RNA sequence: AAAUAACUGGGCAAACCUGCUGCGAGGCAGGGACGCAAAGCUAUGGGUCUUUUAUAAAGAUUGCCAGGUUGCAUAC
Numbered sequence: 001a002a003a004u005a006a007c008u009g010g011g012c013a014a015a016c017c018u019g020c021u022g023c024g025a026g027g028c029a030g031g032g033a034c035g036c037a038a039a040g041c042u043a044u045g046g047g048u049c050u051u052u053u054a055u056a057a058a059g060a061u062u063g064c065c066a067g068g069u070u071g072c073a074u075a076c
Stems, first nucleotide, its partner, number of pairs: 003074002011036002016031006034063001040069003044066003047061005
């Protein structure tokens, strides 16, 4: 460095409930754990969703897929 079994220390937190917030998709906080070797960060490409009479445009989603970037452990 790659790869990903185990071990050690651990980490994150789906659905759902409550409160707040947004036109909305959704987001934040608390509870809660379905799961996750990056379920850390990034909206860069694609997909999906929202707003708009519609194109255009503007937004949301990274725990939908991929890319970039950073990190723990160490049998082979």
Model confidence (mean pLDDT): 82 of 100. Predicted 3D model of a 76-nucleotide RNA (c-di-GMP-I riboswitch aptamer) from Halonatronomonas betaini.